Two RNAs folded together computationally: RNase P RNA and transfer RNA, 420 nucleotides in total. Rfam match: Bacterial RNase P class A. Rfam's curators write: Ribonuclease P (RNase P) is a ubiquitous endoribonuclease, found in archaea, bacteria and eukarya as well as chloroplasts and mitochondria. Its mean pLDDT, the model's own confidence on a scale to 100, is 79.
[in-house]
RNA sequence: GGAGUGCGCCGGGCGAUCGCCCCGAAUACGGGGAGGAAAGUCCGGGCUCCAUAGGGCAGGGUGGCCGCUAACGGCGGCGCGGAGCGAUCCGCGGAAAGUGGCACAGAAAAUAUACCGCCCGCAUCGCGGGUAAGGGUGAAAUGGCGGGGUAAGAGCCCACCGGCGCACGGGUAACCGCGCGCGCAUGCUAAACCCCACCCGGAGCAAGGCCAAAUAGGAGGGUGAGUUGCCCGCUCGAUACCCUCGGGUACGGCCGCUGGAGCCGGCGAGCAAUCGUCCGGCCAAGAGGAAUGAUCGCCGCCCCAAACAGGGCACAGAACCCGGCUUACAGGCGCACUCCGGCA
RNA sequence: GGGCCCAUAGCUCAGCCUGGUUCAGAGCUGCCGGCUCAUAACCGGCUGGUCCCAGGUUCAAAUCCUGGUGGGCCCA
Numbered sequence: 001g002g003a004g005u006g007c008g009c010c011g012g013g014c015g016a017u018c019g020c021c022c023c024g025a026a027u028a029c030g031g032g033g034a035g036g037a038a039a040g041u042c043c044g045g046g047c048u049c050c051a052u053a054g055g056g057c058a059g060g061g062u063g064g065c066c067g068c069u070a071a072c073g074g075c076g077g078c079g080c081g082g083a084g085c086g087a088u089c090c091g092c093g094g095a096a097a098g099u100g101g102c103a104c105a106g107a108a109a110a111u112a113u114a115c116c117g118c119c120c121g122c123a124u125c126g127c128g129g130g131u132a133a134g135g136g137u138g139a140a141a142u143g144g145c146g147g148g149g150u151a152a153g154a155g156c157c158c159a160c161c162g163g164c165g166c167a168c169g170g171g172u173a174a175c176c177g178c179g180c181g182c183g184c185a186u187g188c189u190a191a192a193c194c195c196c197a198c199c200c201g202g203a204g205c206a207a208g209g210c211c212a213a214a215u216a217g218g219a220g221g222g223u224g225a226g227u228u229g230c231c232c233g234c235u236c237g238a239u240a241c242c243c244u245c246g247g248g249u250a251c252g253g254c255c256g257c258u259g260g261a262g263c264c265g266g267c268g269a270g271c272a273a274u275c276g277u278c279c280g281g282c283c284a285a286g287a288g289g290a291a292u293g294a295u296c297g298c299c300g301c302c303c304c305a306a307a308c309a310g311g312g313c314a315c316a317g318a319a320c321c322c323g324g325c326u327u328a329c330a331g332g333c334g335c336a337c338u339c340c341g342g343c344a
Numbered sequence: 345g346g347g348c349c350c351a352u353a354g355c356u357c358a359g360c361c362u363g364g365u366u367c368a369g370a371g372c373u374g375c376c377g378g379c380u381c382a383u384a385a386c387c388g389g390c391u392g393g394u395c396c397c398a399g400g401u402u403c404a405a406a407u408c409c410u411g412g413u414g415g416g417c418c419c420a
Stems, first nucleotide, its partner, number of pairs: 001340010012299007020033005035315001039326002042324005047204004054232004059200005064078005079092005093195002098193002100189003115135002117131006143161002146158003162184001163182004168177003208255004218245005224236004262282005267276003300313004345419007354372004364403001374390005396412005
């Protein structure tokens, strides 16, 4: 210098004027006012209600191991397999519990089987037997390769590799190492049913509570109603409760509502994710159909080949709050590492 | 704001759960021919599809999984 990998961050800046929303004893004063995704609502949790959140069945989710965490399908470390020269990236329970599927082609698609070929015999267009080495079909064909062996062959026998089982050693574990045994029985598919392990009660701030206003009863229906997908159980209850129709009132006010698993820096523990009774500093939208805008000046970047003039500044707009994931995103910055080339 | 569902021919739908040469179908519409003096009806034939898009699982995807796009319904 070139090519690349993994993280982290910014994502127009400053000033003036005029507005909008919220808070503060606040008309003219002071303070604050979008994001890394506020998005998708895909996971997880807090919070609130359902007057047992109890049991069983069903259903759903996750899936190497260990850890982190409030929790997770997230993150970190490790293991195994694959890709890459490498930094690094991608994948991950069980097919030897059972059931099912594997179109077409092919002899045969999994209790097996034999089209061509090869070998032996009869004997000669062929028939009977042996064979799975060779050919052919297919996405996939019954361990691989070499040697021995044989009529031809075949784990039939042997070495190596692969596979399975057992013992020992290491490791918390996944797993690894080493030794012995078994000729090998076990094709693929679980984002097919299923099995194993673990987790999950339901609903969602339009949850839910208080106030105000209004009231009237009625008709029809209902294994009585509530919790749930179902059953048991539990709770309430007989002018009760639920659903529908029709009618009345309000289509209002207050709370929930933002100071929290909070943010920043340091120190300490840990390989790391993360954590800490530690130290210092900070408070940063909280409206309620919805504010966060506009104009001007200077600067930065981009486009029109350059200059002037001009235009533009990615994706996108909080709605109870957090932790993640995913998706969208012009341009730019920083750190660590890898490979190649050059110079010293 | 929250919860749920759908997307297949010009239109309305089936197929999706159980993946495969019945996988791409039906009715209406459209076009051609027949019947009729003519039109409609009727009869016969034909055309028409990125199965909303992208990625994945599988030998194989409209169908299973994930993400996105568009549309619809409900909630004091």